A computed fold for a 94-nucleotide RNA from an Alphaproteobacteria bacterium, annotated as c-di-GMP-I riboswitch aptamer. It matches the Rfam family "c-di-GMP-I riboswitch aptamer". From the family's description: GEMM was predicted in a large-scale screen for bacterial structured RNA regulatory elements.
[in-house]
RNA sequence: CCUCGACAAUAGCAAAUCGCUGGUAACGGCGAGACGCAAAGCCUCCGGUCCAAAGGAAAGCUGAAAGGCCCUUUCGGAUAGCGGGGCUACCGAA
Repeated sequence: CCUCGACAAUAGCAAAUCGCUGGUAACGGCGAGACGCAAAGCCUCCGGUCCAAAGGAAAGCUGAAAGGCCCUUUCGGAUAGCGGGGCUACCGAA
């Protein structure tokens, strides 16, 4: 230095939920709070999932109906605590 990650040490972050707040929404910010995390630090390049809009209806379910579930698309959005990938990083047992 690279890899690796311990019933080690010093630290760190902060799920759900609640309050305030931004947003049509997914979700985000601040505060409280800790489920957990060896990158749960940063980045949407790839896939997934979610929201929105538009379109579809071949088949099926539901509804009195409209419609919804379902499918597709987006050079729209979200999620980095869903994976993959990139960059950076504390410590030092095996």